Overview
Transfer RNA from Methanococcus voltae PS, 71 nucleotides, folded computationally. Model confidence (mean pLDDT): 83 of 100.
RNA sequence: GCGGCCUUGAUGUAGUGGUAUCAUACGGCCCUGCCACGGCCGAUACCCGGGUUCGAAUCCCGGAGGCCGCA
Repeated sequence: GCGGCCUUGAUGUAGUGGUAUCAUACGGCCCUGCCACGGCCGAUACCCGGGUUCGAAUCCCGGAGGCCGCA
C1' cells in the first nucleotide's frame, strides 16, 4: 500500500427497513430472624459524518478504531 471481517447499555449478545432482545452486573421492593437463593420492577446502548427512504442499528458513500490475510 491492497483486500476481508467486526464495532449495539457497565460486560457479553440478538436483531436482513417499522416498539432495540436476552443474560450477567448494578439499584429498589417482596421473600427470610439475617445472608444467600428466588420473585417483581427500574436506569444506562446502536463508533462518527453524509446520502437513499414516509421511515435506517439495518441499505449506499466517506472517516475512525480493532482483528486477520496479501504485498

It matches the Rfam family "tRNA". Rfam classes the family as a transfer RNA.
The RNAcentral record of the sequence draws on ENA.
NCBI's taxonomy places the organism under Archaea, Methanobacteriati, Methanococci, Methanococcales, Methanococcus voltae.